Model confidence (mean pLDDT): 77 of 100. Predicted 3D model of a 391-nucleotide RNA (Bacterial RNase P class A) from Desulfatibacillum sp. It was read from a public genome assembly, where an Rfam model found it. Lineage of the source: Bacteria > Thermodesulfobacteriota > Desulfobacteria > Desulfobacterales > Desulfatibacillum. Rfam family: Bacterial RNase P class A. It is annotated as a ribozyme. Of the family's consensus pairs, 99% are formed in the model.
[in-house]
RNA sequence: AAAGGAGGCCAGGCGGCCGCCGGGUUUCACCACCCGGAGGAAAGUCCGAACACCAUAGGGCAGGGUGCUCCGUAACGCGGAGUCGUGGCAACGCGAAGGCAAGUGCAACAGAAAGUAUACCGCCUGGCAGGUUUUCGUCUUAGGACGGGCCUGCCCGGUAAGGGUGAAAUGGUGCGGUAAGAGCGCACCAGUUUCCCGGGUGACCGGGAAAGCUGGGUAAACCCCACCCGGUGCAAGACCAAAUAGGGGGGCUUCAUGCAGUGGCCCGCUGUUAGCCCUCGGGUAGGUUGCAAGAGGCGUCGGGUAACCGCCGCCCAGAGAUGAAUGGCCGCCGCCCGGCCCGGGGUAACCCGGCCCGGGAACAGAAUUCGGCUUACGGACUCCUUUGACC
Repeated sequence: AAAGGAGGCCAGGCGGCCGCCGGGUUUCACCACCCGGAGGAAAGUCCGAACACCAUAGGGCAGGGUGCUCCGUAACGCGGAGUCGUGGCAACGCGAAGGCAAGUGCAACAGAAAGUAUACCGCCUGGCAGGUUUUCGUCUUAGGACGGGCCUGCCCGGUAAGGGUGAAAUGGUGCGGUAAGAGCGCACCAGUUUCCCGGGUGACCGGGAAAGCUGGGUAAACCCCACCCGGUGCAAGACCAAAUAGGGGGGCUUCAUGCAGUGGCCCGCUGUUAGCCCUCGGGUAGGUUGCAAGAGGCGUCGGGUAACCGCCGCCCAGAGAUGAAUGGCCGCCGCCCGGCCCGGGGUAACCCGGCCCGGGAACAGAAUUCGGCUUACGGACUCCUUUGACC
């Protein structure tokens, strides 16, 4: 100097003029004065909860979610630390990371065959037929004959070592053995199963022994296993005022066997005697509240590798709108980029400082709140990895 990786931080400040919202002082009220007024993501609505109602009660089935281990947390599908796998030279990143030896499936084409499979080419024993006497042996009446060997064709049987196809095909390499071969046997290696030792809370890691046991992949396929899960949601709910049509129709009602309610179904439970349920139609859709003091924020100390937890102290006038407030203009400073000039360092590249001029400032607006994740995006800083140059 270049390329990359990780981490937290900031997201402008001050002033003036005019204009908004909330709170406070004061006032009958207004005015005036004071204090405060969007985010790290407020976005997505992907998870988890608090809270409210169903509700006064549960159990099971179906359904859904998570899926290595341990720890953290109110909880989580989140965070921390690890293990294994995987990408990268590395710093580091990512993982839908339980089970295929419970079962059922799926894999185009090629190939004989893709799940206890099969033989396309080939190799071998045997049988039949033919050729070869210029392949060998024997015999011969020297024409040939018989037998062996070799070659060709067909058939039964053996084979999976060699070749071919494929992403993947009878574990791999070597030696022996065989009619030819094969873990058929042996040595070494790989996998699988069982057992033992050591380390670790554990996932797992390291080592040893035995068994010739040996064809995979896929569960982000169905499935199996382990753990977890009521529902609806601030447009939840509570209260007040006003208005209309105490209207029309239907069902049930002695008992609980009927009806209704509890996300679906079943069991259970509860309510139900002039009440309940369903449906049609009409009216009002106004106001107050919920509405911000919390799993809260900040700090010292202690525990813990860390996430985080604990004791103690301090703070809370930290937005609360409701068609939805925080805006507009001006000036100065700060930040970033570029250019001219000056000074310093340096071999140089370049770095640091000063002055002046010009330009720029991203993503983006709360609406019940909180813990996360994901996505969008400007700037400076710190640490780490790799490479190049110079000393």